[in-house]
Context: one part of a larger RNA
RNA sequence: UUGGGUGUAAAGGGCAGGUAGGCGGUCUGUUAAGUGAGGGGUGAAAUCUCCCGGCUCAAUCGGGAAACUGCCUUUCAAACUGGCAGACUUGAGUGUGAUAGGGGGAAGCGGAAUUAGCAGUGUAAGGGUGAAAUCUGUAGAUAUUGCUAAGAACACCAGCGGCGAAGGCGGCUUCCUGGAUCACAACUGACGCUGAUCUGCGAAAGCUAGGGGAGCAAACAGAAUUAGACACUCUGGUAGUCCUAGCCGUAAACGAUGAGUACUAGGUGUUGGACCGUGAGGUUCAGUGCCGCAGCUAACGCAUUAAGUACUCCACCUGAGGACUACGACCGCAAGGUUAAAACUC
Numbered sequence: 001u002u003g004g005g006u007g008u009a010a011a012g013g014g015c016a017g018g019u020a021g022g023c024g025g026u027c028u029g030u031u032a033a034g035u036g037a038g039g040g041g042u043g044a045a046a047u048c049u050c051c052c053g054g055c056u057c058a059a060u061c062g063g064g065a066a067a068c069u070g071c072c073u074u075u076c077a078a079a080c081u082g083g084c085a086g087a088c089u090u091g092a093g094u095g096u097g098a099u100a101g102g103g104g105g106a107a108g109c110g111g112a113a114u115u116a117g118c119a120g121u122g123u124a125a126g127g128g129u130g131a132a133a134u135c136u137g138u139a140g141a142u143a144u145u146g147c148u149a150a151g152a153a154c155a156c157c158a159g160c161g162g163c164g165a166a167g168g169c170g171g172c173u174u175c176c177u178g179g180a181u182c183a184c185a186a187c188u189g190a191c192g193c194u195g196a197u198c199u200g201c202g203a204a205a206g207c208u209a210g211g212g213g214a215g216c217a218a219a220c221a222g223a224a225u226u227a228g229a230c231a232c233u234c235u236g237g238u239a240g241u242c243c244u245a246g247c248c249g250u251a252a253a254c255g256a257u258g259a260g261u262a263c264u265a266g267g268u269g270u271u272g273g274a275c276c277g278u279g280a281g282g283u284u285c286a287g288u289g290c291c292g293c294a295g296c297u298a299a300c301g302c303a304u305u306a307a308g309u310a311c312u313c314c315a316c317c318u319g320a321g322g323a324c325u326a327c328g329a330c331c332g333c334a335a336g337g338u339u340a341a342a343a344c345u346c
Stems, first nucleotide, its partner, number of pairs: 003318004007300002012314001014201004021194003025088007033081002035077008049065005091191001092188003095184005103177007110154001114150008125136002162169002206247006215241002220236004258313006266291011295302002319346003328339004
């Protein structure tokens, strides 16, 4: 490679947009590139296979046939694939009318709590722990009342609830803005699916510059514990956490499950619509959970939100270690990232 695979054994790219490419709905006509049939030419010899023969046999050798699965050319066929032309509406999109939402960006506002400051009351402890101590406090702490300031996060509502492609998103108001769903069936008429390269987005930590800094808190200091304690516990505490602009591009970036389409028992919750019904309730579309049949699976389990049955396209795997490494290349300010071996060992 062929094959077989990718929830948990090795293996789905973090996510999206999209180029090339691959694949692609229904009907009619045409063409004849693919496809099928016939004819012709060629496909050297040797080799291979079969038959016959010669060395006593065999290997070896000779003769004949077949084969050389291919290429070229010509005639015919037109179902399928492709090309061209025309048409269609169910795929896809547009429109109209509604709906829900922590989807995104900007600005403003609010209350609780915390800490600090100022003032009042008040007096000897407070804090912390398994127990203590470091620590705070008679220069008046802790507690309590009032005022002021600052920064960060938004209790209850809150929900296997909602939104977003993923990362993720939660106080309230306003402005700007993306997507989705339902109903109608007015319009376009296959405009579709996937997607190597590429481009953009991408938690936390980290980096650069300037701000900000309440609480928390790597590093660090001290107190304990201990044989020791570079820890767990405690008292402090700086980067950082926050904002603006830029970089980084990684995560158990997880549903450890790529995207799309179609089909395949049900039951029961819940979110958003539409319809029927006086109501109870029922039907249907789109999500989101649980249970469960067939089927699948090594088992666990999955099961109309498939890991079932099929098709299309992409990505990835191929014994363990060496190795999310070395070298090279590209990217980065750096940290490092991406791509990615071999010797050797078992």
Predicted 3D model of a 346-nucleotide part of an RNA (small-subunit ribosomal RNA, central domain) from a metagenome.
The RNAcentral record of the full RNA draws on SILVA.
The prediction has a mean pLDDT of 88.